[in-house]
RNA sequence: UGGGGAUUGGUGUAACGGUAGCACGAGUGGCUCUGAACCACUUAGUCGGGGUUCAAAUCCCUGAUCCCCAG
Numbered sequence: 001u002g003g004g005g006a007u008u009g010g011u012g013u014a015a016c017g018g019u020a021g022c023a024c025g026a027g028u029g030g031c032u033c034u035g036a037a038c039c040a041c042u043u044a045g046u047c048g049g050g051g052u053u054c055a056a057a058u059c060c061c062u063g064a065u066c067c068c069c070a071g
Base pairs, nucleotide, nucleotide: 001070002069003068004067005066006065007064010024011023012022013021018054025043026042027041028040029039030038047063048062049061050060051059
């Protein structure tokens, strides 16, 4: 420098253009002599900026960070 891939709660990971889920974690309560386990509830997210669309995590443009390939 060219090409490709990834980016979603604290972490990991889903989601035909149509209510963003799941698991773990964390918090509160229950249970227990205490703790663990278990049960209930709660918590918190689409990398940034534009565009298309009635509607965008998803499509288009541009930028950022990380990874891979080639030279």

Predicted 3D model of a 71-nucleotide RNA (transfer RNA) from a Phycisphaerales bacterium. Its Rfam family is "tRNA". Rfam classes the family as a transfer RNA. The organism belongs to Phycisphaerales, within Bacteria. Model confidence (mean pLDDT): 82 of 100. The same sequence occurs in records of 2 taxa.